[in-house]
RNA sequence: GCAAACCAGGGGAAACUCUGGGACGCAAAGCUAUGGGGCUAAGGUGCCGCGAUGACCGCGGCGCUAAGCUUGCCAAGCCGCCG
Numbered sequence: 001g002c003a004a005a006c007c008a009g010g011g012g013a014a015a016c017u018c019u020g021g022g023a024c025g026c027a028a029a030g031c032u033a034u035g036g037g038g039c040u041a042a043g044g045u046g047c048c049g050c051g052a053u054g055a056c057c058g059c060g061g062c063g064c065u066a067a068g069c070u071u072g073c074c075a076a077g078c079c080g081c082c083g
Stems, first nucleotide, its partner, number of pairs: 001026002006021006024072001030078003034075003037070003043065009
């Protein structure tokens, strides 16, 4: 110097984030989502069930999906302090 958990208010579908308070910690706990890991699933999509009238459509459940989030998960790049 920064600011975890927690609290209050705001944003967001959520993950999460912003502002104020607050300090667990951090010699990069400064910046950048570039690579990886992790989180969420609005939208999209597959299946199942229900409604109706066969389709279309609507509702609910489960799964998949990031270009969303995480830099205080690891690395990389850039800037910086001390020796």

A computed fold for an 83-nucleotide RNA from a mouse gut metagenome, annotated as c-di-GMP-I riboswitch aptamer. Its Rfam family is "c-di-GMP-I riboswitch aptamer". Rfam links the family to the GO term cyclic-di-GMP binding. RNAcentral holds the sequence, with entries from MGnify. Model confidence (mean pLDDT): 88 of 100.